[in-house]
Context: one part of a larger RNA
RNA sequence: UGACGGGGGCCCGCACAAGCGGUGGAUCAUGUGGUUUAAUUCGAGGCUACGCGAAGAACCUUACCUGGGCUUGAAAUCCCGAGAAUCCGCAAGAGAUUGCGAAGUGCCCUUCGGGGAACUCGGUGACAGGUGCUGCAUGGCUGUCGUCAGCUCGUGUUGUGAAAUGUUGGGUUAAGUCUCGCAACGAGCGGAACCCUUGUUCUUAGUUGCCAGCAUUAAGUUGGGCACUCUAAGGAGACCGCCGGGGUUAACCCGGAGGAAGGUGGGGAUGACGUCAAGUCCUCAUGGCCCUUAUACCCAGGGCUACACACGUGAUACAAUGGACAGUACAGAGGGAUGCCAACCUGCGAAGGGGAGCCAAUCUCAAAAAGCUGUUCUCAGUCCGGAUUGGAGUCUGCAACUCGACUCCAUGAAGUUGGAAUCGCUAGUAAUCGCGGAUCAGCAUGCCGCGGUGAAUACGUUCCCGGGCCUUGUACA
Numbered sequence: 001u002g003a004c005g006g007g008g009g010c011c012c013g014c015a016c017a018a019g020c021g022g023u024g025g026a027u028c029a030u031g032u033g034g035u036u037u038a039a040u041u042c043g044a045g046g047c048u049a050c051g052c053g054a055a056g057a058a059c060c061u062u063a064c065c066u067g068g069g070c071u072u073g074a075a076a077u078c079c080c081g082a083g084a085a086u087c088c089g090c091a092a093g094a095g096a097u098u099g100c101g102a103a104g105u106g107c108c109c110u111u112c113g114g115g116g117a118a119c120u121c122g123g124u125g126a127c128a129g130g131u132g133c134u135g136c137a138u139g140g141c142u143g144u145c146g147u148c149a150g151c152u153c154g155u156g157u158u159g160u161g162a163a164a165u166g167u168u169g170g171g172u173u174a175a176g177u178c179u180c181g182c183a184a185c186g187a188g189c190g191g192a193a194c195c196c197u198u199g200u201u202c203u204u205a206g207u208u209g210c211c212a213g214c215a216u217u218a219a220g221u222u223g224g225g226c227a228c229u230c231u232a233a234g235g236a237g238a239c240c241g242c243c244g245g246g247g248u249u250a251a252c253c254c255g256g257a258g259g260a261a262g263g264u265g266g267g268g269a270u271g272a273c274g275u276c277a278a279g280u281c282c283u284c285a286u287g288g289c290c291c292u293u294a295u296a297c298c299c300a301g302g303g304c305u306a307c308a309c310a311c312g313u314g315a316u317a318c319a320a321u322g323g324a325c326a327g328u329a330c331a332g333a334g335g336g337a338u339g340c341c342a343a344c345c346u347g348c349g350a351a352g353g354g355g356a357g358c359c360a361a362u363c364u365c366a367a368a369a370a371g372c373u374g375u376u377c378u379c380a381g382u383c384c385g386g387a388u389u390g391g392a393g394u395c396u397g398c399a400a401c402u403c404g405a406c407u408c409c410a411u412g413a414a415g416u417u418g419g420a421a422u423c424g425c426u427a428g429u430a431a432u433c434g435c436g437g438a439u440c441a442g443c444a445u446g447c448c449g450c451g452g453u454g455a456a457u458a459c460g461u462u463c464c465c466g467g468g469c470c471u472u473g474u475a476c477a
Stems, first nucleotide, its partner, number of pairs: 001477002003474003007471007015461002019425005026316008034307002042053002064302006073127001077126002079123005086103001088101005107116003129291002132289003138285002140280003143276001145274001150189006156165003169180003195268004200236007209226003214223002239262001242256005318418001322377007334365003339358002344353003384415001389410007431453007
């Protein structure tokens, strides 16, 4: 100087407390461990692994296993020989591949002999190739402490020196934020602001958007209009600016007015010096090592989907604030040409037929759901719950046996609110309800977004956890 303390002081955070809803019990989905297996490819491991890499394993993917093949190789550069390229058919085989046959000659230069470019086949070796090992050789990227308020430097000064000072102290702040003081004076990386979005308003613009008044219609459908909504570009607006009080006449704090918004208005992006030899050699790049008729490459089938069990994350429930049936209302944000697919017809339905429109503020996915109105069920393993299983189908796709999703009929399991323990959340939040998207032929209870309805509680900082500053002890570095 740090680090540590079941030392002290001050202060923060859904850290506790106060509340609301869960997990832990059930069934299923998914990941992991274990076990099994020819293989169940590999990685991730307290917080910071476990719906994680994987924004989607039937083949492919695929790295694993079994079997069948191949050796200048599936792809690259160079050299030699032959043939332009290309296209088609037959046979064997699980396919990779192998054998046979047919058509067919172009472009540039030319001394008409030939040469060249591109492509294909054969050959030789230089080489290729490796998701093989090492993340404890590395780059890059990422997690975490933590969006915590810290981490440092120059010059000066102090100390023999390691170092100190500044950065400590009095106030204050979300903040090393600001202020006052001070042997310090300044500066940098962070903080804040600048950026995006949302909340108010003005101007400009008015189609595909909108409709106040006029006419018209089944319908903003059409004429008309651009006031309103909205769209999207530019401004305005919030600064403790104003008033009162407190405070050191400061920084700042409390209250009030005005205002759409008030003290960082809400949300996002943004992550200092560093820590964990944290993670990743299987994104990529890369040193070293290793394989080279194989640890490379091609193919078929299988596996990654196994199942006495254990754990994590979720979905659905256990019902009446509910289930069922009928009627009826209101979103936002997105996607769409190998696409989205309307009306209409068929089917109980998944879906099929059909074909209008749309490269989309125009057409379409599209029905929002919870909600509201009415009827019924009356506390039961039930008209709750839907697992499981049998049968019949639809769709995608060469192909749904291993191993897809969905529909219909039948079946109707566990489950009556969950031990010890444990998680999330402070407001348009929790809870609850549906909608969209990426990936994608098909496949979503996951992920990323969107809106609808919409709470309770916070006395307080003694305690648990994590963190910041000062100080103290230390046989630790």

Predicted 3D model of a 477-nucleotide part of an RNA (small-subunit ribosomal RNA, 3' major domain) from a metagenome. The coordinates come from a structure-prediction model, not an experiment, and the mean pLDDT is 85. Its Rfam family is "Bacterial small subunit ribosomal RNA". The RNAcentral record of the full RNA draws on SILVA.